[in-house]
RNA sequence: GACCUCAUGGUGAAACGGAAUCAUCGGAGCUUGCGAAGCUUCAGUUCCAGGUUCGAGUCCUGGUGGGGUCA
Repeated sequence: GACCUCAUGGUGAAACGGAAUCAUCGGAGCUUGCGAAGCUUCAGUUCCAGGUUCGAGUCCUGGUGGGGUCA
């Protein structure tokens, strides 16, 4: 320098183009003589900027960062 790939709550991951779900962590409550476990509930996310589309986490372009292949 070229190319490939990945980027989603604090963490680990899902998600046919129909608007984001699960686990865990955290808060509150129930349960208990007290805890643990269990149950209920709440809060918390699409790397950035554009584009396509009625509609983008998803498709396209360019960046940024991680990993990789080649030179």